RNAcentral holds the sequence, with entries from MGnify. A computed fold for a 162-nucleotide RNA from uncultured Cetobacterium sp., annotated as Lysine riboswitch aptamer. The source organism's lineage runs through Bacteria, Fusobacteriota, Fusobacteriia, Fusobacteriales and Cetobacterium. The coordinates come from a structure-prediction model, not an experiment, and the mean pLDDT is 78. Of the family's consensus pairs, 98% are formed in the model.
RNA sequence: GGUAGAGGUUGCAAACAACAAGAGUAUUUUAAAAGAGCCAGACAAGGCGUUGAAAUUAAAAGAAAGGGAAGUUUGCCGAAAUGGAGAUUGUGUCAAAAAUCUUUGUUGGGAAUAUAGAGAAUAUCUAUAUUACUGUCACUAGAGAACUAGUGUUGUGCUAUC
Numbered sequence: 001g002g003u004a005g006a007g008g009u010u011g012c013a014a015a016c017a018a019c020a021a022g023a024g025u026a027u028u029u030u031a032a033a034a035g036a037g038c039c040a041g042a043c044a045a046g047g048c049g050u051u052g053a054a055a056u057u058a059a060a061a062g063a064a065a066g067g068g069a070a071g072u073u074u075g076c077c078g079a080a081a082u083g084g085a086g087a088u089u090g091u092g093u094c095a096a097a098a099a100u101c102u103u104u105g106u107u108g109g110g111a112a113u114a115u116a117g118a119g120a121a122u123a124u125c126u127a128u129a130u131u132a133c134u135g136u137c138a139c140u141a142g143a144g145a146a147c148u149a150g151u152g153u154u155g156u157g158c159u160a161u162c
Base pairs, nucleotide, nucleotide: 001162002161003160004159005158008077011076012075013074014073015072016071019068027061028060029059030058031057032056037048038047039046041094042093043092080107081106082105083104084103085102086101087100088099089098108134109133111131112130113129114128115127116126117125118124135154137152138151139150140149141148142147
């Protein structure tokens, strides 16, 4: 250097998906009262509006998106996620958000708790910290080996093989 593997409270990711929630919300119609704005983060242009805008009350009708998800299938074990920087996309312009690519850094794995952000949400996701658990390797001690206990590291690692 090549090849093949192992970890696991749901290892990682993708697709489909009953279903829950979003929500009796947004929105539409009618009525009352009201009286100039609304579409809209800002600007420009445009549209609607005294033949009644916004906001409020009552009745009737009444969604969707993103996110989640039992389960099934597929690809895999830096699987993948994410921070910084840069570029591109899209938009009337700027901003915000999102997506893709390059580069560089962090993270063995999941869980719980706390803080912050996203989100309608106490779901969930992301980041940081803490706690124990767990995998690998090293060291020490015990043991006939497997193994047990303690300490420490962590994936460009570990095991097997050429």